[in-house]
Molecule: Bacterial RNase P class A
Organism: Lachnospiraceae bacterium
RNA sequence: CGACUCAGGCGGACAAUCGCGGCUUUUGCCGAGGAAAGUCCGGGCUUCACAGGGCAGGAUGCCGGAUAACGUCCGGUGGAGGCGACUCCAAGGCCAGUGCAACAGAAAUAAACUACCCGCAAGGGAAAAGGUGGAAAGGCAGUGUAAGAGACUACCGCCCUGCCGGUAACGGCAGGGGCACAUGUAAACCCCAUCCGAAGCAAGACCAAACAGAGAGCGAUACGGCUGCCCGUCGUGCCCUCAGGUAGGUCGCUGGAGAUCAUCGGUAACGAUGAUCCGAGAUAGAUGAUUGUCAGGACGUAACGUCUUACAGAACCCGGCUUACAGCCUGGGUCGCACU
Repeated sequence: CGACUCAGGCGGACAAUCGCGGCUUUUGCCGAGGAAAGUCCGGGCUUCACAGGGCAGGAUGCCGGAUAACGUCCGGUGGAGGCGACUCCAAGGCCAGUGCAACAGAAAUAAACUACCCGCAAGGGAAAAGGUGGAAAGGCAGUGUAAGAGACUACCGCCCUGCCGGUAACGGCAGGGGCACAUGUAAACCCCAUCCGAAGCAAGACCAAACAGAGAGCGAUACGGCUGCCCGUCGUGCCCUCAGGUAGGUCGCUGGAGAUCAUCGGUAACGAUGAUCCGAGAUAGAUGAUUGUCAGGACGUAACGUCUUACAGAACCCGGCUUACAGCCUGGGUCGCACU
């Protein structure tokens, strides 16, 4: 210098005026995000349900750790890709059972089509060679044989046992088994292990006009019905109490698994301690506009002028994942070339 790789950060800046929402006696103070998004996981909180256990259903699935929890994160193991930095993996079980495997091919879990050997032939031997296929009953070399074959031998692979290292996944070494334990597929049914009660802030709690309801009381007992009269009883009136509860209002609502900085523990995720700080809370829903200076970009030859500022926008809160994002900034590392 070029080509890459990993991680982190910014998301126009400052000021003034006006407007809007919240708090405040006033002065005044605060006022969208890294994703506020998708609503895909997990938790807090709330109401309901719940002795215990099981069925069904769903999720997860190498090991260890972090965490309130997780399907997230960190560190490892194994596998795949890359020269490398590094990246990716739904990575339990197909000797519990069942299913599926098109086409091609002689044959797909079961073998003789060509070719080989024996034989005159019929027939037999044989999985080595050819060919088909994603896959043809360990690979390769040798011995052996009529031709062949784990039939036998070495190496590699696989399985079993033991020892050693590691918390573990797993790795290493040694010995044994000739491998009929004969293919693949579990993001096929299924089996095994672990976890999961349901609904969600329009959750839910409180106050409470109206409206209908229940009970007690009141009139020198008024009016009406049963009934012509008396008693009784029912209704109408006034007032009190109680319970429910619509409109409406209040709370939930934002001081919290909080933010920043420092120190310490830990490889890390993360945790502990200390100091400082308070950074939206609307309810049809505020967060906008204008001006000036500066920054970036586009266009015009230029002085300079004009236009423009990514994705997007809170609604109970928090931890993740995923997706969108103009233009940039910073740091670690790898490979190649050249020079010293």